[in-house]
This is a predicted structure of a 353-nucleotide RNA (Bacterial RNase P class A) from an Actinomycetes bacterium. Rfam family: Bacterial RNase P class A. Rfam's curators write: Ribonuclease P (RNase P) is a ubiquitous endoribonuclease, found in archaea, bacteria and eukarya as well as chloroplasts and mitochondria. Rfam classes the family as a ribozyme. The source organism's lineage runs through Bacteria, Bacillati, Actinomycetota and Actinomycetes. It was read from a public genome assembly, where an Rfam model found it.

RNA sequence: UGAGUCGACCGGGUGGCCGCACCGAUCGGCAACGAGGAGUGAGGAAAGUCGGGGCUCCAUAGGGCAGGGUGCUCGCGAAACGUGAGUCGCGGUGACGUGCAGGACAGUGCCACAGAGAACAGACCGCCGAUGGCCCCGCGAGGGGAUCAGGUGAGGGUGAAACGGUGCGGUAAGAGCGCACCAGCAUCCCGGGUGACCGGGGUGGCUCGGCAAACCCCACCCGGAGCAAGAUCAAACAUGGGAGCGUGGCCCGCGAGUCUUCUUGGAGACAUCCCAAGGUAGGUCGCUCAGAUGGAUGGCCACCCCACCUCGUACGAGGUGGACAGAACCCCGCUUACAGAUCGACUCACUAU
Numbered sequence: 001u002g003a004g005u006c007g008a009c010c011g012g013g014u015g016g017c018c019g020c021a022c023c024g025a026u027c028g029g030c031a032a033c034g035a036g037g038a039g040u041g042a043g044g045a046a047a048g049u050c051g052g053g054g055c056u057c058c059a060u061a062g063g064g065c066a067g068g069g070u071g072c073u074c075g076c077g078a079a080a081c082g083u084g085a086g087u088c089g090c091g092g093u094g095a096c097g098u099g100c101a102g103g104a105c106a107g108u109g110c111c112a113c114a115g116a117g118a119a120c121a122g123a124c125c126g127c128c129g130a131u132g133g134c135c136c137c138g139c140g141a142g143g144g145g146a147u148c149a150g151g152u153g154a155g156g157g158u159g160a161a162a163c164g165g166u167g168c169g170g171u172a173a174g175a176g177c178g179c180a181c182c183a184g185c186a187u188c189c190c191g192g193g194u195g196a197c198c199g200g201g202g203u204g205g206c207u208c209g210g211c212a213a214a215c216c217c218c219a220c221c222c223g224g225a226g227c228a229a230g231a232u233c234a235a236a237c238a239u240g241g242g243a244g245c246g247u248g249g250c251c252c253g254c255g256a257g258u259c260u261u262c263u264u265g266g267a268g269a270c271a272u273c274c275c276a277a278g279g280u281a282g283g284u285c286g287c288u289c290a291g292a293u294g295g296a297u298g299g300c301c302a303c304c305c306c307a308c309c310u311c312g313u314a315c316g317a318g319g320u321g322g323a324c325a326g327a328a329c330c331c332c333g334c335u336u337a338c339a340g341a342u343c344g345a346c347u348c349a350c351u352a353u
Stems, first nucleotide, its partner, number of pairs: 001349008010340001012304007020041003023037001026035003043324001047335002050333005055226004062252004067222005072086005087101001088099004102217002107215002109211003124156002126152003131149003134145004164182006183207001185204008230285004239276005245255002257270006305322007
């Protein structure tokens, strides 16, 4: 000097004129209300409605099943699919970013096509053919040949992936068949760390893939519905049918009326719930240092600030532009959008001293 990574913060300012919403003092009024004008008047995301709570109702009382959520460790936190730091995996030269981070030996399932064969599989091309069979020579012992039976999985091929890798020995040819060194797995021990885990050493059979963001298993957590919740006042209120019921689906448990009548027990009415049909539906609270309810902070002018372009020796002049975007009961997170400006730390490359 350039390129990048992470984090914090601002995101127009001042003045004047007109306009808007709430609402003091004060004035008028019985009141409703009117005048008036001190004060106050959208965000870092107000957005998406993804997550967690406060609050409200079911409700009086729980428990289980189903269902749903989370899934490495330790902290913070009311909680969160939140967040900080770390471990492991993956990406990056790196600062850093990211997570499909419990279990594949409980079970089921899938891995197209190609290929012999896709999980304790298999012989296409090859290699062997010692043993049994065939042919030739030989009196015989034996020698030679081709390959059938058979053996093989090292070489080649197919594939995203083929049941450890390299080397030596061994074998008819091969193979962890044996050995050395590795990798993996199992197990024992030592050291570091709260822990996830990291490092090291010994022994061993030689070694049976991947996918659970496939069903599933394991561990932990979870009532439901939601401010259009709900409380209260007003208005209107015919009918018909059915059921015993009562906080989301199911079960257990728990709770459950009032009145009349015949009277062992039943019957009826009201209340409760469901279905069909008809009628009525306005206001107040909930609602908050902005508090609306068809929903308020806007318009114009001037100067300044920032960025870019043109002219200009400079001073300066002119032009263009200044992002994303508006609360609705409240709070805490996550995700997404964002022109431009500032600050801090770190990484890489080049150059100079």